[in-house]
The RNA shown here (Glycine riboswitch aptamer) has 101 nucleotides. Its Rfam family is "Glycine riboswitch aptamer". About the family: This family represents the bacterial glycine riboswitch. It was read from a public genome assembly, where an Rfam model found it.

């Protein structure tokens, strides 16, 4: 200097599903107790394709076994079902580190 990659921060965009019913409280929503119905994109669970490591093998390969990593799939524990907040993910920006020259 480049902008390769990572991380924090920041800006923008960002879905789904009952403003459900009863009680109490009581200005409404929310919060409290009970009931039924739903969502998946905080987090988490399980796993697939596949990757990595080890074992085994006379050597290599193939096949096998074990462990581990592994999704927007899955479960619905948690969270959520007007708005707000949150929100996986995507794009931009500053900085740090890494990589290249």
């Nucleotide at each position: 200097a480049g902008u390769u990659a990572u991380u924090u921060c920041u800006c923008u965009g960002g879905a789904g599903a009952g403003u459900c019913c009863c009680g109490a409280a009581u200005a409404u929503a929310g919060a409290c107790g009970g009931g039924c119905g739903c969502c998946g994109a905080a987090g988490g669970u399980g796993u697939a394709a596949g990757g990595u490591a080890g074992c085994a093998u006379u050597c290599c390969c193939c096949a096998g076994c074990u462990a581990u990593c592994g999704a927007u799939c899955u479960c619905u524990c948690a969270g959520g079902c007007a708005a707000a907040c949150g929100g996986a993910c995507a794009g931009g920006g500053c900085a740090c580190u890494u990589c290249u020259c």